[in-house]
Context: one part of a larger RNA
RNA sequence: CGUAGGAGGCUUGAGGGGGGCCCUCCCUAGUACGAGAGGACCGGGAGGGACCGGGCAAGGGUGUACCGGCUGUCCCGCCAGGGGCAUACGCCGGGUAGCCAACCCGGGUCGGGAUAAGCGCUGAAAGCAUCUAAGCGCGAAGCCCACCCCAAGAUUAGGCCUCCUGCCGCCAUGCGCGACCUCCAUCCCUUCGGGGAUGGGGCGAGCGCAGGCGGGUAAGCCCCCCGGGAGACUACCGGGUUGAUAGGCCGGAGGUGGAAGCCCAGUAAUGGGUGGAGCCUACCGGUACUAAUCGGGCGAGGA
Numbered sequence: 001c002g003u004a005g006g007a008g009g010c011u012u013g014a015g016g017g018g019g020g021c022c023c024u025c026c027c028u029a030g031u032a033c034g035a036g037a038g039g040a041c042c043g044g045g046a047g048g049g050a051c052c053g054g055g056c057a058a059g060g061g062u063g064u065a066c067c068g069g070c071u072g073u074c075c076c077g078c079c080a081g082g083g084g085c086a087u088a089c090g091c092c093g094g095g096u097a098g099c100c101a102a103c104c105c106g107g108g109u110c111g112g113g114a115u116a117a118g119c120g121c122u123g124a125a126a127g128c129a130u131c132u133a134a135g136c137g138c139g140a141a142g143c144c145c146a147c148c149c150c151a152a153g154a155u156u157a158g159g160c161c162u163c164c165u166g167c168c169g170c171c172a173u174g175c176g177c178g179a180c181c182u183c184c185a186u187c188c189c190u191u192c193g194g195g196g197a198u199g200g201g202g203c204g205a206g207c208g209c210a211g212g213c214g215g216g217u218a219a220g221c222c223c224c225c226c227g228g229g230a231g232a233c234u235a236c237c238g239g240g241u242u243g244a245u246a247g248g249c250c251g252g253a254g255g256u257g258g259a260a261g262c263c264c265a266g267u268a269a270u271g272g273g274u275g276g277a278g279c280c281u282a283c284c285g286g287u288a289c290u291a292a293u294c295g296g297g298c299g300a301g302g303a
Stems, first nucleotide, its partner, number of pairs: 001153001005164007015150004021049007033038001051107005060100003066094005071086006111145003118138004167215005173210005181202009220298004224240005245291003248287005254280003261274005
């Protein structure tokens, strides 16, 4: 940009892609077969490998500053208690969330259709024979479907549901309708100034339909902002005060593993008590304290 008004959802599936693997063991059965040695087809069952897809409940890995321990040195005046550096964690022991494979789950199948080689039925040409010439069956890890994924730019642009609408201004022309005014013809009336009716012509305001441009809006969308097991950016998803989106705070889970201070025991190193203590990132909740404030823009008028 298109998909014949503009939106928000949910879909159909033309077409395309993926997958398609293999092994061992057991039963049938020590059967068929074979002198024996050996040893099946068919059918049924159980494990496993590699590959692929998904996952983190469990058991694990990681987890760069979550907790603890340790050495040297410098610093916080000293003790005690701490901090920096020693790797781009100083070293070591653990470890939440997330991520991950070595861990866990699943997949290849089954089934249907048409076939290949091949095996057949019926059967002539050619009284026989012949799977083939007419006709009809069976038959593959392969083909089509079936399974999984993408998919209406499938320009043949599909379907369903729901929502919003029948504005305003300007410009140009075409078609239709057409008021007022005016001309002609005929007829009627006439107080002779004129008036009326019918038909035709001219001028044509205005209205309707079709086009373009601009404006303000509807449903809705975007920008912006707070964020996210989403993510290079974008996109996608959630939230924006009528609010739990993120942070903080509170509670819980969970991790470290027994804080500091004080007291007690001991000459002391140290141990014990207070006390499953103190500290604590991503997890699960709660709570408007902080920040999502206030705003801006786009967006139909169609049959």

Overview
RNAcentral holds the full RNA, with entries from ENA. This is a predicted structure of a 303-nucleotide part of an RNA (large-subunit ribosomal RNA, domain VI) from an Armatimonadota bacterium. It matches the Rfam family "Bacterial large subunit ribosomal RNA". Its mean pLDDT, the model's own confidence on a scale to 100, is 86. Lineage of the source: Bacteria > Bacillati > Armatimonadota.